This is a predicted structure of a 72-nucleotide RNA (transfer RNA) from a bacterium. The sequence was found in a public genome assembly. Rfam family: tRNA. The family's RNA type in Rfam is transfer RNA. The coordinates come from a structure-prediction model, not an experiment, and the mean pLDDT is 84.
RNA sequence: GCCGGGAUAGCUCAGUGGCAGAGCAACGGUUUCGUAAACCGUAGGUCGAGGGUUCAAAUCCCUCUCCCGGCU
Numbered sequence: 001g002c003c004g005g006g007a008u009a010g011c012u013c014a015g016u017g018g019c020a021g022a023g024c025a026a027c028g029g030u031u032u033c034g035u036a037a038a039c040c041g042u043a044g045g046u047c048g049a050g051g052g053u054u055c056a057a058a059u060c061c062c063u064c065u066c067c068c069g070g071c072u
Stems, first nucleotide, its partner, number of pairs: 001071007010024004018055001026042005048064005
């Protein structure tokens, strides 16, 4: 330099055009002599950045940044 994959909650990841979600973690509650577990609930997001298409973009297109792998 070229090709492919990836970037979404604190962490691991879903979400292939129509209200951004799950598990774990955190916080509160129920329960217990107490802790853990279990159960119920709450909070937490500039969807890597910029632009384009569209009535509507995490999602499609272009450019860039970073990470992983391959080729030379």